[in-house]
RNA sequence: GGUCUGUUGGUCUAGAGGUAUGAUACCUUCUUAGGGUGGAGGUGGUCCCGGGUUCGAUUCCCGGACAGACCC
Repeated sequence: GGUCUGUUGGUCUAGAGGUAUGAUACCUUCUUAGGGUGGAGGUGGUCCCGGGUUCGAUUCCCGGACAGACCC
């Protein structure tokens, strides 16, 4: 330098054009003599950035940033 892949709450992760899923974490609560485990409720997201397409974009297209793999 070239090709390809990835980027989503604090962390990990699902996502098929209709303002995003689950786990974990944290808070409250039930259960217990208390703790743990378990149950219930809640908090937390500029979906890496910019532009384009579209009534509508995390999703499709283009460019950029960062990370990784391979090739030279």
Molecule: transfer RNA
Organism: Ascoidea rubescens DSM 1968